[in-house]
Molecule: small-subunit ribosomal RNA
Organism: uncultured Chlorobiota bacterium
RNA sequence: AGAGUUUGAUCAUGGCUCAGGACGAACGCUGGCGGCAUGCUUAACACAUGCAAGUCGAGGGGUAGAAAUAUCCCUGGCGCACGGGUGCGUAACGCGUAGGCAAUCUGCCCUUCACACCGACAUAACAGUUCUAACGGAUUGAUAAUAUCGGAUGUUGUUAUUUCAUCACCUGAUGGAGUAAUGAAAGUUUAGGCGGUGAAGGAUGAGCCUGCGUCUGAUUAGGUAGUUGGCGGGGUAACGGCCCACCAAGCCGACGAUCAGUAGCUGGUCUGAGAGGAUGAUCAGCCACAUUGGGACUGAGACACGGCCCAGACUCCUACGGGAGGCAGCAGUGAGGAAUAUUGCGCAAUGGACGGAAGUCUGACGCAGCAAUGCCGCGUGCGGGAUGAAGGCGCUAUGCGUCGUAAACCGCUGUAGCGUGGGGCAAAAAGCACCCUCGGGGUGUUGAUGGUACCACGAAAGUAAGCAUCGGCUAACUACGUGCCAGCAGCCGCGGUAAUACGUAGGAUGCAAGCGUUGUCCGGAUUUACUGGGUGUAAAGGGUGCGCAGGCGGGCUUGUAAGUCAGAGGUGAAAGCCCGGAGCUUAACUCCGGAAAUGCCUUUGAUACUGCAAGUCUUGAAUCUGAUAGAGGCUCAUGGAAUAUGUGGUGUAGCGGUGAAAUGCGUAGAUAUCACAUAGAACACCAGUGGCGAAGGCGGUGAGCUGGGUCAGUAUUGACGCUCAUGCACGAAAGUGUGGGUAGCAAACAGGAUUAGAUACCCUGGUAGUCCACACCUUAAACGAUGUAUGCUUGAUGUUGGGGUAGCAAUACCUCAGUGUCGUAGGAAAUCCGAUAAGCAUACCACCUGGGAAGUACGAUCGCAAGGUUGAAACUCAAAGGAAUUGACGGGGGCCCGCACAAGCGGUGGAUCAUGUGGUUUAAUUCGAUGCAACGCGAAGAACCUUACCUGGGCUCGAAAUUUUGGUAGUAGGACCCUGAAAGGGGAACGAUAGGUUCAGCCCUAAGCCAGAAUAGGUGCUGCAUGGCUGUCGUCAGCUCGUGCCGUGAGGUGUUGGGUUAAGUCCCGCAACGAGCGCAACCCCUAUCUUUAGUUGCCAGCACAUAAUGGUGGGAACUCUAAAGAGACUGCCUACGCAAGUAGGAGGAAGGCGGGGAUGACGUCAAGUCAUCAUGGCCCUUACGUCCAGGGCCACACACGUGAUACAAUGGUCGCUACAGAAGGCAACGCCGCGAGCCAGAGGAAAUCCUUAAAAGCGACCUCACGUACGGAUUGGAGUCUGCAACUCGACUCCAUGAAGCUGGAAUCGCUAGUAAUCGUGGGUCAGCUAUACCACGGUGAAUACGUUCCCGGGCCUUGUACACACCGCCCGUCAAGCCAUGGAAGUUGGGAGAACCUGAAGCCGAUAACCGCAAGGAGUCGUCUAGGGUUAUACCAGUAACUAGGGCUAAGUCGUAACAAGGUAACC
Repeated sequence: AGAGUUUGAUCAUGGCUCAGGACGAACGCUGGCGGCAUGCUUAACACAUGCAAGUCGAGGGGUAGAAAUAUCCCUGGCGCACGGGUGCGUAACGCGUAGGCAAUCUGCCCUUCACACCGACAUAACAGUUCUAACGGAUUGAUAAUAUCGGAUGUUGUUAUUUCAUCACCUGAUGGAGUAAUGAAAGUUUAGGCGGUGAAGGAUGAGCCUGCGUCUGAUUAGGUAGUUGGCGGGGUAACGGCCCACCAAGCCGACGAUCAGUAGCUGGUCUGAGAGGAUGAUCAGCCACAUUGGGACUGAGACACGGCCCAGACUCCUACGGGAGGCAGCAGUGAGGAAUAUUGCGCAAUGGACGGAAGUCUGACGCAGCAAUGCCGCGUGCGGGAUGAAGGCGCUAUGCGUCGUAAACCGCUGUAGCGUGGGGCAAAAAGCACCCUCGGGGUGUUGAUGGUACCACGAAAGUAAGCAUCGGCUAACUACGUGCCAGCAGCCGCGGUAAUACGUAGGAUGCAAGCGUUGUCCGGAUUUACUGGGUGUAAAGGGUGCGCAGGCGGGCUUGUAAGUCAGAGGUGAAAGCCCGGAGCUUAACUCCGGAAAUGCCUUUGAUACUGCAAGUCUUGAAUCUGAUAGAGGCUCAUGGAAUAUGUGGUGUAGCGGUGAAAUGCGUAGAUAUCACAUAGAACACCAGUGGCGAAGGCGGUGAGCUGGGUCAGUAUUGACGCUCAUGCACGAAAGUGUGGGUAGCAAACAGGAUUAGAUACCCUGGUAGUCCACACCUUAAACGAUGUAUGCUUGAUGUUGGGGUAGCAAUACCUCAGUGUCGUAGGAAAUCCGAUAAGCAUACCACCUGGGAAGUACGAUCGCAAGGUUGAAACUCAAAGGAAUUGACGGGGGCCCGCACAAGCGGUGGAUCAUGUGGUUUAAUUCGAUGCAACGCGAAGAACCUUACCUGGGCUCGAAAUUUUGGUAGUAGGACCCUGAAAGGGGAACGAUAGGUUCAGCCCUAAGCCAGAAUAGGUGCUGCAUGGCUGUCGUCAGCUCGUGCCGUGAGGUGUUGGGUUAAGUCCCGCAACGAGCGCAACCCCUAUCUUUAGUUGCCAGCACAUAAUGGUGGGAACUCUAAAGAGACUGCCUACGCAAGUAGGAGGAAGGCGGGGAUGACGUCAAGUCAUCAUGGCCCUUACGUCCAGGGCCACACACGUGAUACAAUGGUCGCUACAGAAGGCAACGCCGCGAGCCAGAGGAAAUCCUUAAAAGCGACCUCACGUACGGAUUGGAGUCUGCAACUCGACUCCAUGAAGCUGGAAUCGCUAGUAAUCGUGGGUCAGCUAUACCACGGUGAAUACGUUCCCGGGCCUUGUACACACCGCCCGUCAAGCCAUGGAAGUUGGGAGAACCUGAAGCCGAUAACCGCAAGGAGUCGUCUAGGGUUAUACCAGUAACUAGGGCUAAGUCGUAACAAGGUAACC
């Protein structure tokens, strides 16, 4: 110090989330030691038991004892108001801070002065009697005091009063001199003292008052009757409405009263760079409280935690009559809760009460116990040690990596813990006792903690490590399991069969006796912005003005000193934080010193600025004089055009309306046209980013009344100003009320259309309304989405209204006030703004703080209503939104292309058949391909095989491959036989081989075989794990890069523009200059020619032979063959053009790419293929492998695609007859058969031999009419060929049979020239064939293209966009289902505060004839006040509720399609 997250990517806005620190914490897992701290945050809930306040015999009386003495009771004194606890209440002089009391008190303590005389009545304990369950009394008798009472004395007391002086800011203070009244005491002793009384002063403590500070809500705006003040009293220690009587009507409040909610305050604590924010445990100061409420008594002090009285609730005891109690003291119990300890030891220390003291008491305190609750420290070893052990895990797996020097093993050390022994300080400078030479000295004695800390010695590596995390943020990665399941998750998100994100393991990372999680606070968050933000479009400028309060305010001078600045003083408790030291072995902790404490108060100065007071000035502002522009406003009058209606005339069948129609009007005379009349509303042209107005807004013309502006002059006033919460006024349209008016238009409504529907768009009608008057409403995308005012800051160019200068003028220049455009600097996220700022500054106001819920609910207020203003929350999401970029898309635009349309020719769709697919069927009908881009496709050929499918029968190291172990002579092999459908199974004559070695045999090795093991095998799955190959857009003209430049950036430029082309082809221009992949060319075939060559091809000329033929000699001209060349390049001419190029022409075999082919850019479609092949992962292994037989892939109600043949006369049949190319390897001639074919076999491994061209042409018939001499399906019979085998299931031949079909609905396909159409020929696969398919070949050989409006596809530019999975996109609302929170609601339940009335305890105070007392006085009674209780009415708050309303959320519900593109009717307010 930042990071993640909105997007395809970008910048900015903006929220959400994370990393840090902290805690009186809790929970999960784990846990060795010590030191120091801390420990009911919840129920101020209820409490069993014990303890927490007593003490004094040196005040007095008693009891026991002979006494010394001891103990207890009573009286008396002091204490119990401290210490300890808690945080209910309290928003307050409660607290903090600074002051005041001239308005006060103060026991014990200290100092000083004075005093203590004489009397008296009682009473407790005790004794007797007696009541009661108890608590507790009653009565009789006796007695003392430092108890109580009377009198005396008495000041510097108190009260009253006279007088003098001094001081002063005071209501007075201080001092002096008088007078009167009043008021004290207690004794005891060892005679030192300890006490007592009055008074003055001090110290300490307390009380009261004041300035300032001290939470939230205005959806709480008015509150207050003792209220505010006064006079006079009462009361208090003391001031005071503190209380009372009377008088006045004040007092508080937007600088937030009152009311409501919450809360003890502070020093401090946590966090933060700071400013701040949050907090108020432990420690310390103050306050409040003590079961709830009220009250007083005693006292120096209380309205009293362990006192009293009363009332309420609760608990306990009871003999039922009545009594007792108060842990928010220390322990402890129950309850509540996520959660918080021992019914411990001791007064040794510190402190407190009493006492003269010893001492007693002290749950204050000192210690210990429990708890990792926190902070701090220590340890769990250290050094060597590589066979890198075993084992685990992983991998590229004959092995390697990692855990890992880690272990084993060797050596060393001994903290903590264990054992043994010793052993403090605190505590000797203290207390107490005794003694002495007494301000001193000596001796003795006193420890809960604790035999603890600490020290020494001993043995032993022995007794001691976990937790979380490992996708990014964020340090750390692999394997297996799981398969949108189980689960994870702080945010983004992960999981649907290869998960570094789930679970486990190995490893790694982080921290460590702890580690994680949860909760809360601060931080990051400049995300409330004082430091330190914003408002054109992201949230945000009020619709506009006027204006009170408030805030701010021009130049000069003087004074003052409030703000401001400086010095000094006081205070800001201690502790804490910070700095420097010191003590515990260190640290935490503790101690000492310093600094700080940003504040407040007092005082002395300064006077620049602000304020205040006084004076002055003219530039801000206003006034005056003279001009001037204008749809500024209001009222009255008036004009013409148009429209509608009415009357009359002319005139006849339609008019009107639409995309097309219909409703409607019209023969009762419309529309049209002419004339006249009536009515209301609006004002063409002028008219202009022209004018006026604060905004809304204002438009014929004239008159009247009236507001404001501008310019010129520079005469007057002299800061009179700016802004403006609340307030007041104005405020489009629609709407409301009352009364008018109503021509046109026109919500609602009606009808007609459109449509799946059409409560719409379109049409015909039509009422409110629109108009006027008066009164309301008060809102708009009321917009420049830009508050008002003032000043400053380069320019250019229009325009409106003034003024000035020059000029005869046109005009030019200067200037003031407006209104536009473009632009510099500057600003801004960009877009853009730019003297009319969104620039640079100042003043004031308004407003914003994620999206939705929601401008909604409730409340208040305004309104006749409709509604307006103000204005939330629960809940929910991780985004919502802005600007710009690249694409894609548009029923947006422009340009261009393509058999895309159009123009033509021929088809498909109807029939029969063939073939493929779907579907159905089946034991199986194997599998794949599915819009274009699947469907005569994989398959260039399923009878068996193929074959992957089904049924049945077999085999199991296997049908075939590699390695390895063991065995192997009657072995391997195997004629032949049996069984079987075959495969397979069983038997068996015969019967082996090579190499090495050895004397030889035997042995070893190889080969084969048998058995075993690794493995084989799989057309099993995943084409969404892949390679390779392929299709498609598309042979479309595009796709990119380097450097430079522009932009914050994504990106742009180049590649856009003007032309041109088939083409990003080329030219010109240009912040671009170049380059690459594509285009074109290079390659092949073809059209012309030349050269070379001349067999198997050719034959012009010469010759031979024949019936005839290149048959032969020969030739090399021609054709041809196959090699090399030439040729075409807009080269030439004309026209146009800057050029590129285009149009025409010439020549030429060919002309503008000559015609075909091959060639397929970056990419798209998770396109196709795991069944060509290869391959990761998964799956099967006596089977999902393999062998065999038979069957199936050929099924058949049906639907679709692609084809064949036809429907006929441009034809069919018959006869005669002519002309190819390419390819193959076969078969000619001859014989037989009607034929398929058979017999036979010359020639040919090929330019040599073989393989019939057909249509066409000529002639005849059908012949002018038909289901025919068209058409050939189907079926019967007889055959041929291939093959082991034609039943399922082959082709072909002959005879016979002779179906549908007479040119095909909606729709749809191909083709632009040697093309379509038509005719035949060949080949591959192949035993044969389903070929009408596919791939090739030639023959004959057309028609048409005006053109680019439309359909489809594509390219470029531009525009809009809420799309980016990219329009097959996105997305809205009702309804239906589930869940969640909320509003309303007949009611119902509860709460606190207040009001009125009634009742009213205790108690103080007041009053008081009877009773008591000598008296003082008391009892009793009465009264005021009052806690509590009761009744009544109302408001508020909270809970709950049948029903009801909208809202939010929830992969795949319903209906439509509102928005985003011109979103198909532009959208929105």